[in-house]
RNA sequence: GCCCCUGUAGGCUAACGGAUAGACUGAGCGGUUGCGGUCCGCUAUAUCUGGGUUCAAUUCCCAGCAGGGGCG
Numbered sequence: 001g002c003c004c005c006u007g008u009a010g011g012c013u014a015a016c017g018g019a020u021a022g023a024c025u026g027a028g029c030g031g032u033u034g035c036g037g038u039c040c041g042c043u044a045u046a047u048c049u050g051g052g053u054u055c056a057a058u059u060c061c062c063a064g065c066a067g068g069g070g071c072g
Stems, first nucleotide, its partner, number of pairs: 001071007010025002013022001018055001027043005048064005
């Protein structure tokens, strides 16, 4: 330098182009407990960036960025 794959909460991970972007785990608060743990309830947090297509984009297209792999 070229090619391929991936990018969504702190972590892991869902989502035929139309959902309130869902769950698990973790975190915070409350209940329970003599104190913790367990258990129960509640709360907050996410689509890598910029364009394009579309009535509508997490999803499709382009460029870039980051990570992984291959070739030279």